Context: one part of a larger RNA
């Protein structure tokens, strides 16, 4: 230096835009760095190797040779790569058109159903459990109706469905807004691909201050339960769940599967778009763009993956290297703080 891997053994950063930097389509001309030949210098000696010679031999001296696979200069090739230059349109975007969506922000608007208060109706119980009981009720509860706050979440539709890079995202309606597929023309013309560092998104929880607070409900208190019960069951409750701002940055952030492009038998379902056929109701056929199942080869240790690959081969980036110590310590960073991030050692099996 080169050889091994990364679903489930140890390992794809949670996920996105992008720097540098590594890779890069088709074709023409130029160059001649890279890459190839060829030529001279040069590459001490000796050693090592190959032929020889001399000490009786060896060892050890010694002739001659090859090797020094390298540098420089010089002359030339010209497929590949590289640098200048011109050309295309199949990658990449762009504009006209159509569609489907829980895609993201904002502002209003509904019904159900809790829970409370106000009032009618009516009486002794309600509630709860495995049974209890603590709790609630004669100061009128529960049940019942009719009125009214107030939060929060949006049954049916709903689906292996759909949208988002990921996290995620679900009543209606209005506005502002990213992003995709899809078909036919047009344009640009390689403007692409990956991406160390940066940067910015990022469930739940949880800080900061401020507001809301209906329902649930860590913490807590009581009642059961038990040999104990710091728990599971009940009864009640506070942070918080909810909003606006501002941190936090983690997670089984999961496909435990990185990202992009080619190739490489089928089947059968759903979804969004174009085309045909055939009916004008359903239907059937090809396309493309997404999601599922079942599986040819293949591949894997198996389990299983199979055109949404974990098959073949290619290019950028992560990341692994025996368990434990240790998602530690110490040190630098970023936090308000909780704590993140980056990360050994001794020992020890």
């Nucleotide at each position: 230096c080169u050889g091994g891997g990364c679903g489930u053994a140890a390992a794809g950063c949670g996920c996105g835009c992008g720097u540098a930097g590594g890779c890069g389509g088709c074709u023409g001309g130029g160059u001649a760095a890279g890459u190839c030949a060829g030529a001279u210098g040069u590459g001490a000696a000796a050693g090592c190797c190959c032929c020889g010679g001399g000490c009786u031999c060896a060892a050890c001296c010694u002739g001659g040779g090859a090797a020094u696979u390298g540098c420089a200069u010089u002359u030339g090739a010209u497929a590949c790569u590289g640098c200048c230059u011109g050309g295309c349109u199949a990658g990449a975007g762009u504009c006209u058109g159509u569609c489907a969506g829980a895609g993201g922000g904002u502002g209003g608007c509904g019904g159900a159903a809790u829970u409370c208060c106000g009032g009618g109706u009516g009486u002794a119980g309600c509630g709860g459990u495995g049974a209890a009981a603590u709790g609630c009720g004669u100061a009128g509860a529960u049940a019942u109706c009719c009125g009214g706050a107030g939060g929060a979440a949006c049954a049916c539709c709903a689906g292996u469905g759909g949208c988002g890079a990921a996290g995620g995202c679900g009543g209606c309606c209005a506005c502002c807004u990213g992003g995709g597929a899809c078909g036919a023309g047009a344009c640009u013309g390689a403007c692409g691909c990956u991406g160390a560092g940066g940067u910015g998104c990022g469930a739940a929880a949880g800080c900061g201050g401020g507001g809301g607070g209906a329902g649930c409900a860590a913490a807590c208190a009581g009642g059961a339960u038990u040999a104990g019960a710091u728990a599971c069951c009940c009864u009640g409750g506070u942070a918080g769940u909810c909003c606006a701002c501002g941190c936090u940055g983690u997670a089984a952030a999961c496909g435990a599967u990185g990202a992009g492009a080619a190739c490489u038998g089928g089947g059968u379902g759903u979804u969004g778009g174009g085309a045909g056929a055939g009916u004008u109701u359903g239907u059937c056929u090809c396309u493309c763009g997404g999601u599922g199942c079942c599986g040819a080869a293949g591949c894997c240790a198996a389990c299983g993956c199979g055109a949404u690959a974990a098959g073949u081969g290619c290019c950028c980036c992560g990341c692994c290297u025996g368990g434990g110590g240790a998602c530690u310590a110490c040190g630098g960073u970023c936090g308000c703080a909780a704590g993140g991030c980056u990360g050994a050692a001794a020992c020890u099996c």
Source information
Small-subunit ribosomal RNA, central domain from a metagenome, 349 nucleotides, folded computationally.